[in-house]
RNA sequence: UGGCGGGCUAGUCCGGGUAGCUCGGCGUUACCUGUAACCUAAAAUCGCCGAUAUGUAGGGGACGAAGCCAAGGGAAGGUGCCUCAAUCAGGCACGGACCUGUGAACUCAACUGAGAAGCUCCGUCCUGCUUGGACGAUGUAGAUACAGGGGCUUGCUGGAGAGCAGGUCUCUGUGUCCUCACUGCGGGAACCGGUCAAGGCCCGGAAGGGAGCAGACCAACUGCGGGCAUACGUCGCUUGCAGGGUCACGGAGUGGAGACGAGAUCACAGAUCAUCCGUGUCUGUGCGAGACAUCGACCUGCGGCAUGCCUGCCG
Repeated sequence: UGGCGGGCUAGUCCGGGUAGCUCGGCGUUACCUGUAACCUAAAAUCGCCGAUAUGUAGGGGACGAAGCCAAGGGAAGGUGCCUCAAUCAGGCACGGACCUGUGAACUCAACUGAGAAGCUCCGUCCUGCUUGGACGAUGUAGAUACAGGGGCUUGCUGGAGAGCAGGUCUCUGUGUCCUCACUGCGGGAACCGGUCAAGGCCCGGAAGGGAGCAGACCAACUGCGGGCAUACGUCGCUUGCAGGGUCACGGAGUGGAGACGAGAUCACAGAUCAUCCGUGUCUGUGCGAGACAUCGACCUGCGGCAUGCCUGCCG
């Protein structure tokens, strides 16, 4: 003196900036921007400082002669402000389309001397009256005489069942009167409506009588019809009369050659509310681009400062 290793010291790093505050610097505050990367305490009538000001008071970690400062350059980014401005939405204006009329020229289809357009009459339509019809709506009851039944009830007789004579209410049948109020079919109550009432039940010596289920028939009620009645309703039906209307359609007549429609083009004129397309402009939105100012990181690093002390091994 060099390499490898150990120890030490000075020191370096653990963010930076803008605004505000201040005479000024830093901090606490607000904001911007970084790192792999510290902690505790206080601090706006404020804390520590003085151009050697880029915090104060403490603690800790990493590194350690490691590094620090820094001109210039490079490549990106953030923030502020200004300008331009895409896109989309809305307002307004203009033009065109759409729409209407006239004219020009054109295409297509159906009709027409087996008769076009035009004209006349009738019907279909409406109003009023009138004759019916259809479909509906509502209703379908009383009086009287006789006979019989039922509910309630009074008196009398009998040993029971019961019998006799009344009152009152009510039902049914028949005859007559009146009326538009008559009729067919079906259902029809466990009993609690009627008649008949097998069996069984009750009274009785018997004769006989009584209550009465099932069942049959009738009836209340109810469903569907027919008939009848009604100063009822509706109608796309219908007779006749009068009036109106008559675009269109149908029929008849007249007439004697065209008449009706559809589509697209051009010109002129109109309409122009809405809708669609285009252009311009305004408002909002502000993708994005650029200028300016500013900030912090990143890469590079002319240059400057520092690069110290002790020691083991080997050369």